RNA sequence: GGUGGCGUAGCUCAGUUGGUGAGAGCACUCGGCUCAUAAUCGAGGGGUCGUCAGUUCAAGUCUGACCGCCACCA
Numbered sequence: 001g002g003u004g005g006c007g008u009a010g011c012u013c014a015g016u017u018g019g020u021g022a023g024a025g026c027a028c029u030c031g032g033c034u035c036a037u038a039a040u041c042g043a044g045g046g047g048u049c050g051u052c053a054g055u056u057c058a059a060g061u062c063u064g065a066c067c068g069c070c071a072c073c074a
Base pairs, nucleotide, nucleotide: 001073002072003071004070005069006068007067010026011025012024013023019057028044029043030042031041032040050066051065052064053063054062
């Protein structure tokens, strides 16, 4: 330099053919249970879906550029 893949909550990830409120587990906070802790049960907070544009009535999802990471080729 070229090709491909990935980027969604603090962490690991799901999200179907673009469609109706963005989710799960763990972690965190509060409460129940206990003499107390752990385990367990219930509730809650937390996201501009990497950035900027484009397409569309509608974008996490499609297109382009850029940024970061990984792999391969030279």
This is a predicted structure of a 74-nucleotide RNA (transfer RNA) from a Microthrixaceae bacterium. The prediction has a mean pLDDT of 82. Rfam family: tRNA. It is annotated as a transfer RNA. The organism belongs to Microthrixaceae, within Bacteria. The RNAcentral record of the sequence draws on ENA.